[in-house]
């Protein structure tokens, strides 16, 4: 590298060097940033993947190594789902509450699941 599982809506800073971008790709939208982006160096945390101790195979504690991580859910959206929610418009029926169809199973918005991406851990 390429693949496989498991996780991603919780958490967590400051200081130096630096000198303009930066939130993976691609489109679009929003934010971060001379009050100082990005990379890089120290300290600090946070997490509990790999590990370490008890348990017995699903947990419990820890946190010295290996790692990531410390804006905004992976910063939202763009594949699918005869899954839901909601009102407007008009057009028939009815005394009137109301039903019934169209616009449309469309748009919004709200789950779900999947690409593709982050990490870690194994295989080749």
């Nucleotide at each position: 590298u390429c693949g496989u599982u498991a996780u991603c809506a919780c958490g967590a800073a400051a200081g130096g060097u630096g000198g303009a971008g930066g939130g993976a790709a691609u489109a679009g939208a929003c934010c971060c940033u001379a009050u100082g982006a990005a990379a890089c160096c120290u300290u600090a945390g946070c997490a509990a993947c790999c590990c370490u101790a008890c348990a017995c195979u699903u947990g419990u504690a820890g946190a010295a190594g290996g790692u990531g991580c410390u804006a905004c859910a992976u910063u939202c959206u763009a594949a699918c789902c005869u899954u839901g929610u909601c009102a407007a418009u008009u057009g028939g029926a009815u005394u009137a509450u109301u039903u019934c169809g169209a616009u449309a199973u469309a748009a919004a918005c709200a789950g779900g699941c999947a690409a593709a991406g982050a990490u870690a851990a194994c295989u080749a």
Molecule: SAM riboswitch aptamer (S box leader)
Organism: Flavobacterium amnicola